About this RNA
A computed fold for an 81-nucleotide RNA from Candidatus Segetimicrobium genomatis, annotated as c-di-GMP-I riboswitch aptamer.

RNA sequence: UUCCGACAAGGGCAAACCCGCCGUGAGGCGGGGACGCAAAGCCACGGGUCAGGUGAUGAACCUGACAGCCGGGCUGCCGAA
Numbered sequence: 001u002u003c004c005g006a007c008a009a010g011g012g013c014a015a016a017c018c019c020g021c022c023g024u025g026a027g028g029c030g031g032g033g034a035c036g037c038a039a040a041g042c043c044a045c046g047g048g049u050c051a052g053g054u055g056a057u058g059a060a061c062c063u064g065a066c067a068g069c070c071g072g073g074c075u076g077c078c079g080a081a
């Protein structure tokens, strides 16, 4: 350094739900709150799910969202076995 992930150390993030705001909506932001997480840090590249629109209520297409759905890419604290 890489792989790896401890009844280690210092810590970190924050599900559901509630309040406020933004958005047609999925959802996002802030505060509270912790289900959990060794990348639950970042990225929409692939798949998937969700929302809006076109269409005939289909197929399909377009736009958007979800990174805590999976895969992948980049970066990172610590150092037992």
Stems, first nucleotide, its partner, number of pairs: 004079002012037002017032006035068001041074003045071003048066007
The sequence was found by an Rfam model in a public genome assembly.